[in-house]
Context: one part of a larger RNA
RNA sequence: CCCGUGGUUAGACGAAAAGACCCCAUGAAGCUUUACUAUAGCUUGGUAUUGGGUUCACGUUUCACAUGUUCAGCGUAGGUGGGAGCUUCGGCACCAAUGAGACACCACCCUUGUGUUACGCGAAUUCUAAUCUCGCGCCGUUAUCCGGUGUGGGAGACAGUAUCUGGUGGGUAGUUUGACUGGGGCGGUCGCCUCCUAAAUGGUAACGGAGGCGUUUACAAAGGUCGGCUUAGCUCCGAUGGAAACGGAGCUGGACGUGCAAACGCAAAAGCCGGCUUUACUGCAAGACCUACAAGUCGAGCAGUCGCGAAAGCGGAAGUUAGUGAUCCGACCGUUCGUUAUAGGACGGCGGAAGCUCAUCGGACAAAAGCUACUCUGGGGAUAACAGGCUGAUCGGGUCCAAGAGUCCACAUCGACGACCCGGUUUGGCACCUCGAUGUCGGCCCGUCGCAUCCUGGGGGUGGAGAAGCUCCCAAGGGUUUGGCUGUUCGCCAAUUAAAGCGGCACGCGAGCUGGGUUCAGAACGUCGUGAGACAGUUCGGUCUCCUAUCUACCACGGG
Numbered sequence: 001c002c003c004g005u006g007g008u009u010a011g012a013c014g015a016a017a018a019g020a021c022c023c024c025a026u027g028a029a030g031c032u033u034u035a036c037u038a039u040a041g042c043u044u045g046g047u048a049u050u051g052g053g054u055u056c057a058c059g060u061u062u063c064a065c066a067u068g069u070u071c072a073g074c075g076u077a078g079g080u081g082g083g084a085g086c087u088u089c090g091g092c093a094c095c096a097a098u099g100a101g102a103c104a105c106c107a108c109c110c111u112u113g114u115g116u117u118a119c120g121c122g123a124a125u126u127c128u129a130a131u132c133u134c135g136c137g138c139c140g141u142u143a144u145c146c147g148g149u150g151u152g153g154g155a156g157a158c159a160g161u162a163u164c165u166g167g168u169g170g171g172u173a174g175u176u177u178g179a180c181u182g183g184g185g186c187g188g189u190c191g192c193c194u195c196c197u198a199a200a201u202g203g204u205a206a207c208g209g210a211g212g213c214g215u216u217u218a219c220a221a222a223g224g225u226c227g228g229c230u231u232a233g234c235u236c237c238g239a240u241g242g243a244a245a246c247g248g249a250g251c252u253g254g255a256c257g258u259g260c261a262a263a264c265g266c267a268a269a270a271g272c273c274g275g276c277u278u279u280a281c282u283g284c285a286a287g288a289c290c291u292a293c294a295a296g297u298c299g300a301g302c303a304g305u306c307g308c309g310a311a312a313g314c315g316g317a318a319g320u321u322a323g324u325g326a327u328c329c330g331a332c333c334g335u336u337c338g339u340u341a342u343a344g345g346a347c348g349g350c351g352g353a354a355g356c357u358c359a360u361c362g363g364a365c366a367a368a369a370g371c372u373a374c375u376c377u378g379g380g381g382a383u384a385a386c387a388g389g390c391u392g393a394u395c396g397g398g399u400c401c402a403a404g405a406g407u408c409c410a411c412a413u414c415g416a417c418g419a420c421c422c423g424g425u426u427u428g429g430c431a432c433c434u435c436g437a438u439g440u441c442g443g444c445c446c447g448u449c450g451c452a453u454c455c456u457g458g459g460g461g462u463g464g465a466g467a468a469g470c471u472c473c474c475a476a477g478g479g480u481u482u483g484g485c486u487g488u489u490c491g492c493c494a495a496u497u498a499a500a501g502c503g504g505c506a507c508g509c510g511a512g513c514u515g516g517g518u519u520c521a522g523a524a525c526g527u528c529g530u531g532a533g534a535c536a537g538u539u540c541g542g543u544c545u546c547c548u549a550u551c552u553a554c555c556a557c558g559g560g
Stems, first nucleotide, its partner, number of pairs: 001560008010552003014546002022380004027376002029372004035175005041168003045164005051127006058120003063115004068110001075103001078109005085092002131155010178190003187207001191213006214361001215259001216318002223277007232252007257266002260323001262321003281304004287298003293362001306315003329355001332352004337348002387434001388432001389430003393427001395423006404414002441516001442514003446508001447505005454479003457474006481495005522540004526535003
């Protein structure tokens, strides 16, 4: 060096099981409820099955009777038409008068009321024949059911049933329960405007830094036009008069002001004041900006009709940029449009304007919340928990400076305010391998390494008399205890010891052991929740697979 036999399990991110934790899916299922929408059931009323009387109320109607008051007019004139007569012989009308309207008598009708007839409807009550129910006899039938039939009792047009309808309705069912996110949840946000980030055109991200908007103004405007004016601050002067009132001069220079945020503008002012007004118009529109689309923005000019101005001209809202919502749907206004014979109507079309915190603001439906540790499927190392990696804020260690403490004296010892490094044991940040699986705390067994050394060894300094210490330098050979409590690591305690070191090795080591803790299913307490359930709260309980190791590695033995 090669080969073999017997062993041990450190590695082959060993085997097994398309990770059960976590996240995602416009996935599933089970469960809950004051989620949504249905629905069984329960219940309300109408109608049918469902009939007869009586009384009462109401409505319509027949008949009879009554009823009707402005003023004037004998006087209580319901209306219209006919009408010069009617009569019971008393009279009443006509005529005349008054008045808008004239009376007797006849006819038809109106208003209001009483009685009456009929019908309808409602309520109460009553009846028996529908219907329901109980008993008995007979039959099917040898039958304490059931049905038929006969008979007697009770209830009774109720109940029951059918249909329509209002309510209730997790009893049941189908579903919904947003996204972004330095994992997810909790919190926050979601559309629009302004500034910075933005790298001197434009554009440009983040859970980057700051603020705003969901309007306001109408005939005494904050719109149009014509005319006029200059704000603010500082200095100086001027009765009361002062820090600030008003007048004057000078200087700065656009600070003031602009309905509101910010930015950019603004003096021929876009700021302030006054006069007259309504262009805060109708029909268009060359051409541009912006832009994936859809949207959004600017607009000379033409026609009509107006306002202001002497005129030239200006005016299609506001100094500009926010002040917002597509489509569908139904309703509204207009219309010379369509239309199933014609006319009307109805329904559509076209033009206009309104109805959405559709704010998750390009708006899934008119209409929707939760739990799952009883869970499941598909996926993800696109994304968390362990470990590793990068980083090193935090953590541990060191060096420098030296204010100060140390009676005096910075440096025996300690060292503020600060500066610079190292380490990679803490808590973190990042999310780079691994979710078709890299088993997780502690203990046990077995170790091995570093030195920033706990002991033992060698030295320097000392605020080292000696002894005992303090501090620094060198040094990793060896060593570094046993118990009580706790699952504990840690820690506290007890007794020792020369000492009872700190760390790394997947917080070394579960194909070596354990399984007390954590972290499934059972159960309970406290708390939270209406509830299903939940809790880095507690408590009792809870399957640790591979007899057989292929390769690497190691141990022992043998052969060449």

The part of an RNA shown here (large-subunit ribosomal RNA, domain V) has 560 nucleotides and comes from a Patescibacteria group bacterium. The prediction has a mean pLDDT of 82.